[in-house]
Two RNAs folded together computationally: RNase P RNA and transfer RNA, 467 nucleotides in total. The coordinates come from a structure-prediction model, not an experiment, and the mean pLDDT is 79. Rfam match: Bacterial RNase P class A. Rfam links the family to the GO terms ribonuclease P activity, dimeric ribonuclease P complex and tRNA processing. It is annotated as a ribozyme. Rfam's curators write: Ribonuclease P (RNase P) is a ubiquitous endoribonuclease, found in archaea, bacteria and eukarya as well as chloroplasts and mitochondria.
Order: sequence, then C1' cells, then structure tokens
RNA sequence: GGCGGAGGGAGGGAGGUCGCGGGCCGGCUUCGAGCGAGUCUCGAGGUGCGGUUCGAGGAAAGUCCGGGCUCCGCAGGGCACGGUGCCGGGUAACGCCCGGGCGCCGCAAGGCGACGGAAAGUGUCACAGAGAGCAGACCGCCGAUGGCGGCUUCGGCCGCACAGGCAAGGGUGAAAAGGUGGGGUAAGAGCCCACCGCGCCGCUGGAGACAGCGACGGCACGACAAACCCCACCGGGAGCAAGGCCAAAUAGGGAGCGAGCGGUGGCCCGCCGCGCUCGAGCUCCGGGUAGGCCGCUAGAGGCGCCGGGCAACCGGUCGCCCCAGACAGAUGAUCUCCGCGCAGCGCCUACGCGUUGCGUCACAGAACCCGGCUUACGCCCCUCCGCCCUCU
RNA sequence: GGGCCCGUAGCUCAGCUUGGUUAGAGCGCACGCCUGAUAAGCGUGAGGUCGGUGGUUCAAAUCCACCCGGGCCCA
Repeated sequence: GGCGGAGGGAGGGAGGUCGCGGGCCGGCUUCGAGCGAGUCUCGAGGUGCGGUUCGAGGAAAGUCCGGGCUCCGCAGGGCACGGUGCCGGGUAACGCCCGGGCGCCGCAAGGCGACGGAAAGUGUCACAGAGAGCAGACCGCCGAUGGCGGCUUCGGCCGCACAGGCAAGGGUGAAAAGGUGGGGUAAGAGCCCACCGCGCCGCUGGAGACAGCGACGGCACGACAAACCCCACCGGGAGCAAGGCCAAAUAGGGAGCGAGCGGUGGCCCGCCGCGCUCGAGCUCCGGGUAGGCCGCUAGAGGCGCCGGGCAACCGGUCGCCCCAGACAGAUGAUCUCCGCGCAGCGCCUACGCGUUGCGUCACAGAACCCGGCUUACGCCCCUCCGCCCUCU
Repeated sequence: GGGCCCGUAGCUCAGCUUGGUUAGAGCGCACGCCUGAUAAGCGUGAGGUCGGUGGUUCAAAUCCACCCGGGCCCA
C1' cells in the first nucleotide's frame, strides 16, 4: 500500500425571526372557605397574557418473543393444546445474551448452525431403475461343481453358457446396505488382514456437553421428527381502547310527599269508612352516557468511579444527573454562515484546489413502561486483528 | 394504540390439513364449427415469479422464519 474480518461512535454544527406541547413563577379571572370584612388571606381550577425551563430514536418501526402493571378466572393433580430443545452460566423473564463443546465454511483474522431421540411405534421415500430397506441382477464377471459337445497319450484338456455362482465394474437415482489397500478366489465378497469409519464395553480427563486411550464386534444400526410421535422443561386468559374515581342534559329504575274541585280517577262495595292502586308535580337515591380526573411516567433509570467475574452480568453506607408525557394527538417553518454529500466546469502529472448548482440531508416520528430479537438506514469517524505485496 | 385473518390465471375460487411427476375449475379471452347473420351450443387453445426473500428436505403453492400488501374487530 492492497484485500478482508471484528467491535464501537455519530446520525449535521452555530446563530436570528415566527410558531407548537408540558412543568414552574407572575398577571388576569372563576368557584369555595375564613373573619380581620379588605379591590384581604387561604385553597382548588381556568388561561388567544408575560417570563423561565424542558421537549423523539437507534431503530420511536414490525408487533416476533419475554416481563412489570391491571382486570377476570382458579382446591390439588392429570389430559388436551401451544412453545422451547448440545452443555454450563447470566437475568425479573425469554425463543435473548455470555462462555464452552461438536459440525460446516474460510489460507487466516473469523463466521454460520431449529444442534434432544430414527437399535419405542406409525408413516413417506415420487420419477428413473433389476432392486428403495433387513432389497436386488439389466449390462457384466465366472462357470470351480453339475450338464451338453469335441479331442485324448485315459492323467486330463478345449469349447458352449443350460443349471447355477457372484456383486468387483457399468448403468438408474437425492440415496444402492461401510471406505482404501493387500491377501484370497473359478469369479467374487468383511471371506481374511492392516488402517480409517461405525457400534459397544472399560479406563482416564472434565462440573458438563464432550475428548483421549485401550479392548471387543465383521458391520447389525439408510434418510426424513421445520411428518405424526417419544423424552425433558415451560405456559391460566385478556390487554392501558387494561382498569379505577367524579359526574351534566335527556330517557328509564327505586323510595318518600302528594293535587285529584258544591264530594270522589280506578278497584272493592247496597252505601259510608278503612284499605289497595293510578297519579301531574316536588324532594332524595342508584346505574350509566357525554365530559373531566387518575393510571401517566423517577425507572429492573442514565453517566462516572471502585470491587468480583474470562465474559454476559452482579455488588457498593460512593459521586453526579432528571432526561417528552400529548388525548385528533406538540417537537415545526424560514433565513445566514460553517461542515458534508452528489453533479457539472476550470486548473493540475496526481493527491487535490477553486467555482456554480442541487440536497439541507439516510432510515424514519414517542402514545402504559421496560428487556430482547428482526427489519430499514446516504455519508463520515475511531479501535483492534488476519492475509498478500513492497521498503528499511 | 392493541388483537386477528387473507394473498393461487384478467375476475371469483379449489388444491395446503397428510410435501411428489405437467397446479386445476367456472366466468372471461382468442381461433374454428354451427347460422343468411348474431346469441346460445360444440370443439381446440393461450394465459400462473402460487405476494417477496431465505431456510428444512432428494423434492416446497403446501412445512418454518423474516419482510411486503390488503381487510376485519376492540373505547
């Protein structure tokens, strides 16, 4: 210098003008209370006013997981259903994170992995192919043994490929029943042997996943569980439009009073009285809508320091900080300078410099709050590491 | 804000549960037959990134994950 890997940061800066939402102070104003009776004091609210202060993100997003919180449900246990799945740790919890093991990719730095069980059961393995699971013989090899034919020195030899043997080679397929080499054989074959692989047993190391070593087994045990399933563990349901409080107008509900007339709304009754009932209106109560308030933002909080731990993370009588809370939903508009990017032109060997225009920047906008994951993201900055080339 | 469902031919839908050889049906479209000419009818044919990307698998419309688009419900 080139190519590459891992992690982190930032997400334009400064200023002017006009606006928007929240808090606080003041002004103005409404209601209530007080006695000192005042343009007083206190309390609660409102605000086209003034001042001051704060005001989006690393993903605020998708709503894919986990938790807090709230309401409903619930003896205990099981079934069903759903989820997770190497081992150990972290955590409030997780499908997240950290460390480790194993496998795969990469020369390496490093990266990726839904990574329990297929010697419990069921199922599937299309097409092709002879044969697709404890299978099979199309081409092929052989033909030792038996058969047929020929020759014969009668020992046997040669031929055919009929019976039959074989699974090495070819071919089909995603996959063909261990691999390579040697021996062996008629040809072959774990048939035998060595190494590798696999299984099983033992020993050693490790907390464990697992690893190493040794002995044995001639190979039995193909693939698929992001097919059903088995094993282990986890899970009650809903979600802040959860839920709680205050509470108009109108129309229902309940309780009380109750007009009903020169004598009677109705029932009862021969008549009266008593009783029952209806009943405008008035008072009170209750549910509940509009509306208002709470939930609502100070928290598994942020930054720093110290201690423990490889790390994730945890601890601290430690220090500093307060960092949006709307409810049709604020965080915006515009101008100047600087910076940055893109495009054009000019100068220049080139790095680059100058100038003009455009963009004011990429992805994107909180809505109960946290921990994660995933997805989107123009340009820039920092740290560490690997490989290659060159120079000293 | 929260919960749930759907996406297959121009349109309306099957197929997905239990993965398999070339993904079907109706309407529509094109051509032909029938008719003097239409319609109806009959025959033939074209037309599919199965919303996208990645994964599991020998093999994916189908199983899994993540995105994209559309719709419904809750004060």